[in-house]
RNA sequence: GAAAUGGACGACUAGGGUUCCGGUCCACCGCAUGUCAGAUGCGAUGGAUGCUGGUCCGAGAGUUGUCGACCUCAAGGGUGCUUCGAGGUUACACGGCGGGAUAAAAGCCCGGGAGAG
Numbered sequence: 001g002a003a004a005u006g007g008a009c010g011a012c013u014a015g016g017g018u019u020c021c022g023g024u025c026c027a028c029c030g031c032a033u034g035u036c037a038g039a040u041g042c043g044a045u046g047g048a049u050g051c052u053g054g055u056c057c058g059a060g061a062g063u064u065g066u067c068g069a070c071c072u073c074a075a076g077g078g079u080g081c082u083u084c085g086a087g088g089u090u091a092c093a094c095g096g097c098g099g100g101a102u103a104a105a106a107g108c109c110c111g112g113g114a115g116a117g
Stems, first nucleotide, its partner, number of pairs: 007067006015057002020054002022051001023049005029043005068090006075083001092112001094115001098110003
């Protein structure tokens, strides 16, 4: 100076919106109570709304687990090789705008990108 590996999957969280459930509000209908009138409660239908929530999505730079990879040790063994077990390592990481998917949005994907030091 160059090359290779620096990984995969799951669970969860930060976060995210609104397909479904639920909540809230409005309208309308039925039943019950009640009033001079107003109204209250229950149930059904439709619309609006992200509203603590459930379902759902969800991190390269968040947590954790399993597997894999590398190294070391131990046992068996004549050697090579191989098998099983145990331990260790698996680092570092500032980051847009814009676009994409899904019902919709997002630390999801484009993307360890563009750019920066």